[in-house]
Molecule: transfer RNA
Organism: archaeon
RNA sequence: GCCCUGGUAGUGUAGCUCGGUUUAUCACCCGGCCCUGUCGAGGCCGUAACCCGGGUUCAAAUCCCGGUCAGGGCG
Numbered sequence: 001g002c003c004c005u006g007g008u009a010g011u012g013u014a015g016c017u018c019g020g021u022u023u024a025u026c027a028c029c030c031g032g033c034c035c036u037g038u039c040g041a042g043g044c045c046g047u048a049a050c051c052c053g054g055g056u057u058c059a060a061a062u063c064c065c066g067g068u069c070a071g072g073g074c075g
Stems, first nucleotide, its partner, number of pairs: 001074007010028003020058001030046005051067005
């Protein structure tokens, strides 16, 4: 230098080849409540996220282009 894969809450992850339904999924963490003599476990509820810029579209996490970061392959 070229090619491929990926970047989504504090952490890990689904959703991307169906573009739209409601408030973007689930688990852990964190907060509140219930339960318990207390803690823990368990139950219920809640907070918080689409790497950056541009394009297409009535509408983009999703499609297109560029950038950037991480991993892998080739030279």